[in-house]
RNA sequence: GCCACCAUAGCUCAGCUGGUAGAGCACCUCACUUGUAAUGAGAUGGUCGCGGGUUCAAUUCCUGCUGGUGGCU
Numbered sequence: 001g002c003c004a005c006c007a008u009a010g011c012u013c014a015g016c017u018g019g020u021a022g023a024g025c026a027c028c029u030c031a032c033u034u035g036u037a038a039u040g041a042g043a044u045g046g047u048c049g050c051g052g053g054u055u056c057a058a059u060u061c062c063u064g065c066u067g068g069u070g071g072c073u
C1' cells in the first nucleotide's frame, strides 16, 4: 500500500432479505430467609462509531472517515 470482516445497553452478543430495537449477565426494587447467598417477579438503561447519499421510511442499502481484527505484498 491492497483486500476482507467487525463497531448495537455498563459487559458478551442477537437483530439480514428496509417498517416502533432485543436476550443473557451486571446494577436497582420487591418477594422468599433470623440474615446473606441462591431462586422468583418487576423496573431502569441505547443520538445502533462519526458524516453524507438513496427512500414515504435506514441499525439494515450505497459512500467517505475513524478505531479494531485477520490476510496479502
Base pairs, nucleotide, nucleotide: 001072002071003070004069005068006067007066010025011024012023013022019056028042029041030040031039049065050064051063052062053061
Molecule: transfer RNA
Organism: Candidatus Zhuqueibacterota bacterium